[in-house]
This record gives sequence, C1' cells and structure tokens, in this order.
RNA sequence: GUAACGCUCCGGAGAAGCCCUCAAAAGGGUGCCGAAGGUGUACGGCGCUGUACGCGCCAAUCUCUCAGGCAAAAGGACGGAGAUAUUCGG
Repeated sequence: GUAACGCUCCGGAGAAGCCCUCAAAAGGGUGCCGAAGGUGUACGGCGCUGUACGCGCCAAUCUCUCAGGCAAAAGGACGGAGAUAUUCGG
C1' cells in the first nucleotide's frame, strides 16, 4: 500500500397471526411462498479423441419444494459502507 470466504454497520421480498385434538407440552390436517441450505436443467463455454446424433466438466434470482418459511421479532439471497496483514504486494 492492497485485500475478502469471513467480521461490524445499513438496506433487504414473497406466502394462513389458518383449522383440529389438548390444561400445557406436544401432535395432526388443509392451503400457500422462495431469497438460508439442498435437487434438477445448456441452445452457452471449456476440454478429450475413436470426429460421432460421442464423452467429461462448468450456471442462475430459472426449476423442484427435500429442508426452511407464511403478524412482529429472528432469519434472509443480494446490494452498499467500514475495519482488519507475522500471513499478500512493494
């Protein structure tokens, strides 16, 4: 001097404050949402050689709804700002 997987602060959507059993804890049912995580997807890209209608790898806020969620709080993809180096550069 620089740096972000992570850290601090700010912003941050959708969908029943549903129904039943129950003293409570808890359990069951119906409908719905996608932006933690996870599944799937190539007409695109890269690679291989036996050049084929071949094989392998790579994606999302798309897709599914497993998980999660459907007042507030919490969480929250993503975006913005900031701090930080024995470790990165000089």
Model confidence (mean pLDDT): 78 of 100. Glycine riboswitch aptamer, 90 nucleotides, folded computationally. Its Rfam family is "Glycine riboswitch aptamer". From the family's description: This family represents the bacterial glycine riboswitch. The sequence was found by an Rfam model in a public genome assembly. Of the family's consensus pairs, 82% are formed in the model.